Notes: Transfer RNA from a Candidatus Peregrinibacteria bacterium, 73 nucleotides, folded computationally. It was read from a public genome assembly. NCBI's taxonomy places the organism under Bacteria, Bacteria candidate phyla, Candidatus Peregrinibacteriota. It matches the Rfam family "tRNA". Rfam classes the family as a transfer RNA. Model confidence (mean pLDDT): 83 of 100.
């Protein structure tokens, strides 16, 4: 210093222009249970890393920053 990848819930990851952003685990409550555990409901919980740009519309597309892997000098 070049190239390629990743970024979405506290964790692991979907979601590949339009409908209300989602699962699984975790966490609250409630059911059950003599009490736990398992187990069911129902909830809480996201400025989609950032900033622009295209678009009627952008988590999704392009560009620029960051952060982290791999790669190759």
């Nucleotide at each position: 210093g070049g190239g390629c990848g990743a970024u979405u819930a506290g964790c692991u990851c979907a979601g590949g222009g339009g409908u209300u952003a989602g699962a699984g685990c975790g966490c609250g409550a409630c059911a059950c249970u003599g009490a736990u555990a398992a187990u069911g409901u129902c909830g809480a919980g996201g400025u989609c890393g950032a900033u622009g740009g295209u678009u009627c519309a952008a988590a999704u597309c392009c560009a620029u920053c960051a952060u982290c892997g791999c790669c190759c000098a």